[in-house]
Molecule: transfer RNA
Organism: Candidatus Defluviilinea sp.
RNA sequence: GCCCCUGUAGCUCAAUGGCAGAGCAGCUGACUUUUAAUCAGCGGGUCGCAGGUUCGAUUCCUGCCAGGGGUA
Numbered sequence: 001g002c003c004c005c006u007g008u009a010g011c012u013c014a015a016u017g018g019c020a021g022a023g024c025a026g027c028u029g030a031c032u033u034u035u036a037a038u039c040a041g042c043g044g045g046u047c048g049c050a051g052g053u054u055c056g057a058u059u060c061c062u063g064c065c066a067g068g069g070g071u072a
Stems, first nucleotide, its partner, number of pairs: 001071007010024004018055001026042005048064005
């Protein structure tokens, strides 16, 4: 250089073109003598960036960026 894969919450990952979610973590409360555990609730997102298609894009297309793998 070329080819392929990945990029979504603090972390690990979901999501048929039609309301962005789960688990863990965090916070608050209940329970407990206290902690842990358990239970209930709450908050947290420029869906890597920029364009395009579309009534509508996390999803489709193009370019770029970052990470990983392959190739000579």